[in-house]
Context: one part of a larger RNA
Molecule: large-subunit ribosomal RNA, domain I
Organism: Nocardioides szechwanensis
RNA sequence: GGCACAUGGUGGAUGCCUUGGCAUCAAGAGCCGAUGAAGGACGUUGGAGCCUGCGAUAAGCCCUGGGGAGUUGGCAACCGAGCUGUGAUCCGGGGGUGUCCGAAUGGGGAAACCUGGCUGGAGUCAUGUCCAGUUACCCACGCCUGAAUGAAAUAGGGUGUGUGGAGGGAACGUGGGGAAGUGAAACAUCUCAGUACCCAUAGGAAGAGAAAACAAAAGUGAUUCCGAGAGUAGUGGCGAGCGAAAUCGGAUGAGGCUAAACCUUCUUCGUGUGAUACCCGGCAGGGGUUGCGGAGGAGGGGUCGUGGGAGCAUUCAUGUACAUCUGCCGGUGUACGAGACAGUAAGAAAAUCCUGGUGAAGCUCAAGCCCAUUGGAAAGUGGCGCCGUAGAGGGUGAUAGCCCCGUAGGUGUAAGCCUGGAUCUGUCGAGUGUUUUCCCAAGUAACACGGAACUCCUGAAAUUCCGUGUGAAUCUGGCGGGACCACCCGUUAAGCCUAAAUACUUCUUGAUGACCGAUAGCGGACAAGUACCGUGAGGGAAAGGUGAAAAGUACCCCUGGCGGGGAGUGAAAUAGUACCUGAAACCAUGUGCCU
Numbered sequence: 001g002g003c004a005c006a007u008g009g010u011g012g013a014u015g016c017c018u019u020g021g022c023a024u025c026a027a028g029a030g031c032c033g034a035u036g037a038a039g040g041a042c043g044u045u046g047g048a049g050c051c052u053g054c055g056a057u058a059a060g061c062c063c064u065g066g067g068g069a070g071u072u073g074g075c076a077a078c079c080g081a082g083c084u085g086u087g088a089u090c091c092g093g094g095g096g097u098g099u100c101c102g103a104a105u106g107g108g109g110a111a112a113c114c115u116g117g118c119u120g121g122a123g124u125c126a127u128g129u130c131c132a133g134u135u136a137c138c139c140a141c142g143c144c145u146g147a148a149u150g151a152a153a154u155a156g157g158g159u160g161u162g163u164g165g166a167g168g169g170a171a172c173g174u175g176g177g178g179a180a181g182u183g184a185a186a187c188a189u190c191u192c193a194g195u196a197c198c199c200a201u202a203g204g205a206a207g208a209g210a211a212a213a214c215a216a217a218a219g220u221g222a223u224u225c226c227g228a229g230a231g232u233a234g235u236g237g238c239g240a241g242c243g244a245a246a247u248c249g250g251a252u253g254a255g256g257c258u259a260a261a262c263c264u265u266c267u268u269c270g271u272g273u274g275a276u277a278c279c280c281g282g283c284a285g286g287g288g289u290u291g292c293g294g295a296g297g298a299g300g301g302g303u304c305g306u307g308g309g310a311g312c313a314u315u316c317a318u319g320u321a322c323a324u325c326u327g328c329c330g331g332u333g334u335a336c337g338a339g340a341c342a343g344u345a346a347g348a349a350a351a352u353c354c355u356g357g358u359g360a361a362g363c364u365c366a367a368g369c370c371c372a373u374u375g376g377a378a379a380g381u382g383g384c385g386c387c388g389u390a391g392a393g394g395g396u397g398a399u400a401g402c403c404c405c406g407u408a409g410g411u412g413u414a415a416g417c418c419u420g421g422a423u424c425u426g427u428c429g430a431g432u433g434u435u436u437u438c439c440c441a442a443g444u445a446a447c448a449c450g451g452a453a454c455u456c457c458u459g460a461a462a463u464u465c466c467g468u469g470u471g472a473a474u475c476u477g478g479c480g481g482g483a484c485c486a487c488c489c490g491u492u493a494a495g496c497c498u499a500a501a502u503a504c505u506u507c508u509u510g511a512u513g514a515c516c517g518a519u520a521g522c523g524g525a526c527a528a529g530u531a532c533c534g535u536g537a538g539g540g541a542a543a544g545g546u547g548a549a550a551a552g553u554a555c556c557c558c559u560g561g562c563g564g565g566g567a568g569u570g571a572a573a574u575a576g577u578a579c580c581u582g583a584a585a586c587c588a589u590g591u592g593c594c595u
Stems, first nucleotide, its partner, number of pairs: 001594009015580001016545002020516002022513007029505002031168002039101003042055003046079002049075003061095006070083003106115003116135007137165002139162007172203001173201005183190001187237001213220002224251005234242002255497003258441001262300010277290001278287002280330006305475001307440004311434006319336006339428005351423004356418003362411003368384001370383004385402002387391001393405003446470008456482001477492005532539002552579001555566004
């Protein structure tokens, strides 16, 4: 020096464990904000720090419901001083306080800082000082003013009112912009893809939506979503690829309101007349521009495609009261009553009460502290019992239905919500005819050119939507049925609203897993978006386990200390806060063999 064996050290693999994660399902909730949000800074407990809570009333204050013996949050003990059956701590509901920054809003600003005005107050002899409130911008509405321009008006200015706006939020929605890597085995049309991304903006969903729709000789009857139709018909350097619809089966199910014609009325402009227009008609009286035409506002009316409505004519119905310049007759209108229908999710809109249910914190809840045995410890093993609408699960010194918490079942209230009802609220004459008259959404439809969306790359290219230009018709009208024309069929554009079925999950609660088990599972089981790095945008760790219980080794010895030897605790100390198990590499010691 090598090899082998044994005993140790180092090291932290492996096994076991789980406070933490991941995924899915169900139910709930689906917004917060100038009454100052989200997110922070700084403070705050008798005692340093971090986390949690809270805000100068600062681990808290008040009221109220629950609960019932300890308690002053966690790491985390110790000391001190307290509170509590006059019900504390704790768990719900409501309120109060809530520094400073932040949309940040009196002004400024390098966020958490500096500094004003006005009103009221505290204090001082007085000034300085302090406290409370108010003071940004935009919009809407009201009022006061007010140019160019003589009047009127407008712009502008001022002032008051407004739980009007602003800012934040994971995904889902709608709209406006909008790539490239890639594929085409290169690449340019094409594809990726109207995707990623940016912007705007809304809601708990959004969007769409009651046929100017489909279809095809038969019919359907708003929209949305799912399954099929179907990778079909198509489209496509007919390459790569892209890719419907009708129809059928399901989920859900709901339909409404205006514009116009016509009537009435108000404002304004123009025009008309001197009694002839007009005041519902007739007769008589009375009024005196009240008339007619245009524009605008309001009320009634009306809402459809077997076309509808208005107007006109006509039939039935018409209880009571009032009005229509006056009297009578006829006519017309309004209100009330009766009845019918509907209703707060659209179409108008609010409140009260009752019934039942749901509903915060909760409450109750069966049966072995049986015997023996092993052990440090019984829940193990053997024996004998019991409960079960409860043998889900967790804990307890090893594996417990009957020890503890629970579980099944039962029970419970406030606000709120849901169902039903009552009060309540709203609407309402019915029909026939119409040859003739009027209305039925205009710079719209359509067309030309330039683009885009549709399965559809301009094609024979309909349909839909934009830009520029031109520019109709009113039911004997218009549009569509894939150029276009005819016939036939369907439908009625150019106004608006509309629940459900659908999408998503920041968040709350519950449950589940042929999901992970500390190099795994979220980056994060620990002071983690921390330490640390970077000017910054940003990047971003490592790090779990004594024991059943600290019983965490009194006392003695070596030592400056660290550390160790006895003694003691414990089942175990080779479980000693460098702590479960403790592999390998690596380093030693002892013994044997070889050189």